RNA sequence: GGGCCGUUAGCUCAGUUGGUAGAGCUCCCCCUUUGCAAGGCGGAGGUCAUGCGUUCAAUUCGCAUACGGCCCC
Numbered sequence: 001g002g003g004c005c006g007u008u009a010g011c012u013c014a015g016u017u018g019g020u021a022g023a024g025c026u027c028c029c030c031c032u033u034u035g036c037a038a039g040g041c042g043g044a045g046g047u048c049a050u051g052c053g054u055u056c057a058a059u060u061c062g063c064a065u066a067c068g069g070c071c072c073c
Stems, first nucleotide, its partner, number of pairs: 001072007010025004019056001027043002030040002049065005
């Protein structure tokens, strides 16, 4: 220098024939206990890496950039 893949909640990851963004764990409140753990109910938490474009509408499609991984030279 070139090619491919990835980037979504604090962490690990789903999700898209383009149409209100989810799970598990963590955290908070409550119930249960003499107390703790476990269990149960509810809740909080997201500019979907950044920018531009296409579109009535973009996490999803296109381009560029950034970061990470793998391969080639």

Transfer RNA from a Patescibacteria group bacterium, 73 nucleotides, folded computationally. Rfam family: tRNA. It is annotated as a transfer RNA. Its mean pLDDT, the model's own confidence on a scale to 100, is 81.